[in-house]
Predicted 3D model of a 514-nucleotide part of an RNA (small-subunit ribosomal RNA, 5' domain) from Permianibacter fluminis. Taxonomically the source falls in Permianibacter (Bacteria, Pseudomonadati, Gammaproteobacteria, Pseudomonadales). Its Rfam family is "Bacterial small subunit ribosomal RNA". Gene Ontology terms of the family: structural constituent of ribosome and ribosome.

Context: one part of a larger RNA
RNA sequence: GAUUGAACGCUGGCGGCAGGCCUAACACAUGCAAGUCGAGCGGAGGUAGCAAUACCUUAGCGGCGGACGGGUGAGGAAUGCAUCGGAACGUGCCGAGUAGUGGGGGAUAACGCAGGGAAACUUGCGCUAAUACCGCAUACGCCCCGAGGGGGAAAGUGGGGGACCGCAAGGCCUCACGCUAUUUGAGCGGCCGAUGCCCGAUUAGCUAGUUGGUGAGGUAAUGGCUCACCAAGGCGACGAUCGGUAGCUGGUCUGAGAGGAUGAUCAGCCACACUGGAACUGAGACACGGUCCAGACUCCUACGGGAGGCAGCAGUGGGGAAUAUUGGACAAUGGGGGCAACCCUGAUCCAGCCAUGCCGCGUGAGUGAAGAAGGCCUUCGGGUUGUAAAGCUCUUUAAGCGGGGAGGAAGGUCGUACGGUUAAUAACCGUGCGAAUUGACGUUACCUGCAGAAUAAGCACCGGCUAACUCUGUGCCAGCAGCCGCGGUAAUACAGAGGGUGCGAGCGUUAAUC
Numbered sequence: 001g002a003u004u005g006a007a008c009g010c011u012g013g014c015g016g017c018a019g020g021c022c023u024a025a026c027a028c029a030u031g032c033a034a035g036u037c038g039a040g041c042g043g044a045g046g047u048a049g050c051a052a053u054a055c056c057u058u059a060g061c062g063g064c065g066g067a068c069g070g071g072u073g074a075g076g077a078a079u080g081c082a083u084c085g086g087a088a089c090g091u092g093c094c095g096a097g098u099a100g101u102g103g104g105g106g107a108u109a110a111c112g113c114a115g116g117g118a119a120a121c122u123u124g125c126g127c128u129a130a131u132a133c134c135g136c137a138u139a140c141g142c143c144c145c146g147a148g149g150g151g152g153a154a155a156g157u158g159g160g161g162g163a164c165c166g167c168a169a170g171g172c173c174u175c176a177c178g179c180u181a182u183u184u185g186a187g188c189g190g191c192c193g194a195u196g197c198c199c200g201a202u203u204a205g206c207u208a209g210u211u212g213g214u215g216a217g218g219u220a221a222u223g224g225c226u227c228a229c230c231a232a233g234g235c236g237a238c239g240a241u242c243g244g245u246a247g248c249u250g251g252u253c254u255g256a257g258a259g260g261a262u263g264a265u266c267a268g269c270c271a272c273a274c275u276g277g278a279a280c281u282g283a284g285a286c287a288c289g290g291u292c293c294a295g296a297c298u299c300c301u302a303c304g305g306g307a308g309g310c311a312g313c314a315g316u317g318g319g320g321a322a323u324a325u326u327g328g329a330c331a332a333u334g335g336g337g338g339c340a341a342c343c344c345u346g347a348u349c350c351a352g353c354c355a356u357g358c359c360g361c362g363u364g365a366g367u368g369a370a371g372a373a374g375g376c377c378u379u380c381g382g383g384u385u386g387u388a389a390a391g392c393u394c395u396u397u398a399a400g401c402g403g404g405g406a407g408g409a410a411g412g413u414c415g416u417a418c419g420g421u422u423a424a425u426a427a428c429c430g431u432g433c434g435a436a437u438u439g440a441c442g443u444u445a446c447c448u449g450c451a452g453a454a455u456a457a458g459c460a461c462c463g464g465c466u467a468a469c470u471c472u473g474u475g476c477c478a479g480c481a482g483c484c485g486c487g488g489u490a491a492u493a494c495a496g497a498g499g500g501u502g503c504g505a506g507c508g509u510u511a512a513u514c
Base pairs, nucleotide, nucleotide: 001514002513003512004511006510007509008508009507010506013361014360015359016358017357018356019354020353021319026317027316028315030314031313032312035064036063037062040061041060043058044057045056046055047054048053071272072271073270080197081196082195083194084193085192086191089189090188091187094185095184096183097182098181099180100179101178102136104134105133111126112125113124114123115122116121142151143150144149156177157176158175159174160173161172164171165170198244199243200242205235206234207233210232211231212230213229214228215227216226217225247269248268249267250266251262252261253260254259274295275294276293277292278291297308298307299306300305325351327350328349329348333347334345335344336343337342364394365393366392367391374385375384376383377382398455400450401449402448403447404446408441411437413435414434415433416432417431418430419429420428458503459502460501461500462499463484464483465482469498470497471496472495473494479486480485
């Protein structure tokens, strides 16, 4: 000099953009943060109706999602990260293709009845449905094989409809969404190798599933991953082992560079979710807001037994030099569910607080010598503050009050034309046109009217380094100080004042890095 997730002191007008627990991975009151589908299913309740029925709500069964998104950096020096390669793998949803979607059955929640319990919850008996569950049939492709053969699947729901059948529901046709099997793609993920990745030798030897082989088990898959047997190997001064420290990277800061330091925000990967352990479900987890066991802690209890997990967003206590609102909205982007409308979304978009940082703007402009008054200095002549002020003439940014006013809106809904599909002019899908609409921010940005210099300057320093000097007070005192050093009676070094210098909504100090 540059820099900072900074803090402290003094001061503080506005806006834009960004940032904001670096400490206790300490403990957490309260609210919210993951639901959705009635176009899978049977009920229950409600509204309208005389009724048939229609509509609404949803506890339960069922499907998909809760493995994403969000947080944190504890652990981990390699089961990690970065780069470059590899072969023995998996894959829900999505894209493309092929072949199917036939016919049956038995249950079970909900519900009813009867109990147990303070509660959490739970037991028995009985009824019932499905896109829940299980056989049978079929098998292009698929799997196994001793190549003869053997094995294995499915589910329906909704919209519309001319002829035909049917009392009707419906059959039937068609469209859409599904379902089953299989091939392939994309994206994603698992695994292996090489190279690189901090300090200590006052850590020198380490190793028994250890190193390799054969066979088996296990896995989606290779492999001592696990096991039986066999062999005796494997690593190490090119630093093994041990100890300490640490999330890694793209990057960031500095520097001419080489390098040094660092890893906040943003992005990729990893690890963790009160502590330790375990598996279940599932395409995917050994699962932050799932389950089980153990432990510590907190809470409820009728003392028998139960409940909980903010390193999600806010917020509280505590720790600390120190770090924000118990805000608004799903309008946009994205995600989950759904045919859709739509619902959910503390992701996200916004707003609030903070000079924490960067950037921009303002605190007025011109004129004005009687060089006013006052202050300070003085050699008492004067000098300086100083065109500074006042005065005069103007302007009105920003702030204030008022008016107008984009863009962020694409879509979705309804109507309609054409095309596709179809037996069909219906329904559905696509494209176009038209209509009424969808904004948290928001009193938006921006434009404009009004009034009036009106509402807006400080901080540090002035001995040398280092830009800037005098007076008074003090008298090795009080004090200053980054280094050298000042102060013991004329101190440009302490304190005050006048003046000056530097920066400026900031300025200094402290800490830290180059």